[in-house]
Model confidence (mean pLDDT): 78 of 100. A computed fold for a 157-nucleotide RNA from a mouse gut metagenome, annotated as Lysine riboswitch aptamer.
RNA sequence: AGAGGUUGCGUGAAGCAUGAGUAAGCUGCCGGAUGUUCCAGAGACAGAGGAUGGCAGCCGAAAGGGCGGACGCCGAAGGCGGAUACAGACUGGCUGUAUUGGCCUGGGCGCAGGGUGAAUAAUCCUGUGACUGUCAUCCGGAGCCGGGUGGAGUGCU
Numbered sequence: 001a002g003a004g005g006u007u008g009c010g011u012g013a014a015g016c017a018u019g020a021g022u023a024a025g026c027u028g029c030c031g032g033a034u035g036u037u038c039c040a041g042a043g044a045c046a047g048a049g050g051a052u053g054g055c056a057g058c059c060g061a062a063a064g065g066g067c068g069g070a071c072g073c074c075g076a077a078g079g080c081g082g083a084u085a086c087a088g089a090c091u092g093g094c095u096g097u098a099u100u101g102g103c104c105u106g107g108g109c110g111c112a113g114g115g116u117g118a119a120u121a122a123u124c125c126u127g128u129g130a131c132u133g134u135c136a137u138c139c140g141g142a143g144c145c146g147g148g149u150g151g152a153g154u155g156c157u
């Protein structure tokens, strides 16, 4: 420097659908003591001049996730723990983001179970199945195929 490919990997503008006729808001009615946006606690605040909630009508989003021109690439990259910092008003948990370090995974796909998720999308984990690239080795045919076994990307050319 190069190759792998049933959608190879990642990022991702505009736009699109989903989220969703949902949340919020306003109005009316019901109801009657609690409520405070991930959970618990504390505090403070709101609340019988009617909280949270429910129903109806009007109005009506967004984030996260998905597709996505294109771009960057072939340890591309991904996953799972640890540590630190920051954010979610406070404390603890939890979650997210960033940095750092460790371990694992050749690649995509199908199926089963589970997690995240609004989801039948998507994705992650575990197990399993065939496929595929590559190397070593053995066998068979013959300059390239077919088959067996084994290995791992710190690989292969």
Stems, first nucleotide, its partner, number of pairs: 001157002005074001008073004015067002025058006034046003038093004077105004082100007106132002109129008134151008
The RNAcentral record of the sequence draws on MGnify.